This is a predicted structure of a 467-nucleotide part of an RNA (small-subunit ribosomal RNA, 3' major domain) from an uncultured bacterium. It matches the Rfam family "Bacterial small subunit ribosomal RNA". The coordinates come from a structure-prediction model, not an experiment, and the mean pLDDT is 82.
Context: one part of a larger RNA
RNA sequence: UGACGGGGGCCCGCACAAGCAGCGGAGCGUGUGGUUUAAUUCGAUGCAACACGAAGAACCUUACCAAGGCUUGACAUGACAGAAGUAGGAAUCCGAAAGGAGGACGACCUGUAUCCAGUCAGGAGCUGUCACAGGUGCUGCAUGGCUGUCGUCAGCUCGUGCCGCGAGGUGUUGGGUUAAGUCCCGCAACGAGCGCAACCCCUGUCGUUAGUUAAUUACUCUAACGAGACUGCCCCGCAUAACGGGGAGGAAGGUGGGGAUGACGUCAAGUCAGUAUGGCCUUUAUGCCUUGGGCUACACACACGCUACAAUGGAUGGUACAAAGAGUUGCCAAGGAGCAAUCCGGAGCUAAUCUCAAAAAACCAUCCUCAGUUCGGAUUGCAGGCUGAAACCGCCUGCAUGAAGUCGGAGUUGCUAGUAACCGCAGGUCAGCAUACUGCGGUGAAUACGUUCUCGGGCCUUGUACA
Numbered sequence: 001u002g003a004c005g006g007g008g009g010c011c012c013g014c015a016c017a018a019g020c021a022g023c024g025g026a027g028c029g030u031g032u033g034g035u036u037u038a039a040u041u042c043g044a045u046g047c048a049a050c051a052c053g054a055a056g057a058a059c060c061u062u063a064c065c066a067a068g069g070c071u072u073g074a075c076a077u078g079a080c081a082g083a084a085g086u087a088g089g090a091a092u093c094c095g096a097a098a099g100g101a102g103g104a105c106g107a108c109c110u111g112u113a114u115c116c117a118g119u120c121a122g123g124a125g126c127u128g129u130c131a132c133a134g135g136u137g138c139u140g141c142a143u144g145g146c147u148g149u150c151g152u153c154a155g156c157u158c159g160u161g162c163c164g165c166g167a168g169g170u171g172u173u174g175g176g177u178u179a180a181g182u183c184c185c186g187c188a189a190c191g192a193g194c195g196c197a198a199c200c201c202c203u204g205u206c207g208u209u210a211g212u213u214a215a216u217u218a219c220u221c222u223a224a225c226g227a228g229a230c231u232g233c234c235c236c237g238c239a240u241a242a243c244g245g246g247g248a249g250g251a252a253g254g255u256g257g258g259g260a261u262g263a264c265g266u267c268a269a270g271u272c273a274g275u276a277u278g279g280c281c282u283u284u285a286u287g288c289c290u291u292g293g294g295c296u297a298c299a300c301a302c303a304c305g306c307u308a309c310a311a312u313g314g315a316u317g318g319u320a321c322a323a324a325g326a327g328u329u330g331c332c333a334a335g336g337a338g339c340a341a342u343c344c345g346g347a348g349c350u351a352a353u354c355u356c357a358a359a360a361a362a363c364c365a366u367c368c369u370c371a372g373u374u375c376g377g378a379u380u381g382c383a384g385g386c387u388g389a390a391a392c393c394g395c396c397u398g399c400a401u402g403a404a405g406u407c408g409g410a411g412u413u414g415c416u417a418g419u420a421a422c423c424g425c426a427g428g429u430c431a432g433c434a435u436a437c438u439g440c441g442g443u444g445a446a447u448a449c450g451u452u453c454u455c456g457g458g459c460c461u462u463g464u465a466c467a
Base pairs, nucleotide, nucleotide: 001467002466003464004463005462007461008460009459010458011457012456013455015451016450019415020414021413022412023411026307027306028305029304030303031302032301033300034298035297042053043052064293065292066291067290068289069288070287073132077131078130079129080128081127082126088105092101093100094099108123109122110121111120134282135281137280138279139278143276145271146270147269148267150265155194156193157192158191159190160189161170162169163168174185175184176183200259201258202257203256205227206226207225208224209223210222211221230253233247234246235245236244237243309408313368314367315366316365317364318363319362325356326355327354330349331348335344336343337342375405380400381399382398383397384396385395386394421443422442423441424440425439426438427437
């Protein structure tokens, strides 16, 4: 100087408390461990691994396993040599395919040349040989780059000066204050940098300008520019400061709400499997191709979710109200068939124009009356539909079946307002497949006395046999 303390003081955070909804019990989905397996590819492992890489494993993907094949190779560059019926390549045969055999037919570009050409030279392509290619093989403890985390915490430093023999200190400590090393006052310090804040984007109010869609541009809306909020005004407190408390006006008040933005550094944190890359290893194989299988196994354990256990509910019928998106290999209307999934059909749309599209909770009416039920929907059987070359391992529909489950031990998670909770909608991935993820709106709470305690963090101080 740091680090640590079951030392002290001050302060903060959904950290506790006060509340609301959960998880932990059940069934199912997904991930992980374990076990099994020919293989169940690999990585991630306290917080900060476990719906994580994976924004979607039937083949492909795919890296794993078995079997069958190839060896200058699926791909690149170069050198030497060679073959004119050359390169390519149909039928046919072996084969699961890849691959192998076979070889009808049969080229291209440039130059020489009058033209054609299977004449010559060169190129492309081919064959052979050699350099080499290739490797999701190892090392993230050799690395770059990127990322997580402490933490959007308020810190981390420098120049000159001063103090100290020196390591270092001071500044950055102190008194107040703040979300903040934010600002004020004081001070052997005076200044400065990276962070904080502001500048950026969305949103809430108003104005101006413009108006593509069937019409209108007044309103709403769309999108471009601007205005507005600064403790500016008033009162009180404090040290006449910074600031705090209250008020007026205002759509909004003291950072209005949300996002992007992550200092010096820590964890030899994560990633050689995204890419790049040193070294090592491999080279008829640890490379490449193909078929099939596996990544989907299942006594079990954990994690993240979905659906429930019902009457604030379930069922049937009817009536409303969104936002944000996507669409030409696409979205697919009207109309028709089918109980339905879906099919037929073909209008419109490269989209404020057409389509997806029905929002659902909500409201109205009727039934059910507390039961393992008109709750719950697992499981299983049968019959169908869709995608795709292919459904055994995908999704959807109908009929039948109708399991566990009556609110969950110890423990544990999220959340302070348009938030939690409940409700649906869309998108990416995608041929097909979403209870996951990323967005969008609808309905819309309860509680916070307080900082003693738990956890994490900041500043000052103290002890130390630690560095």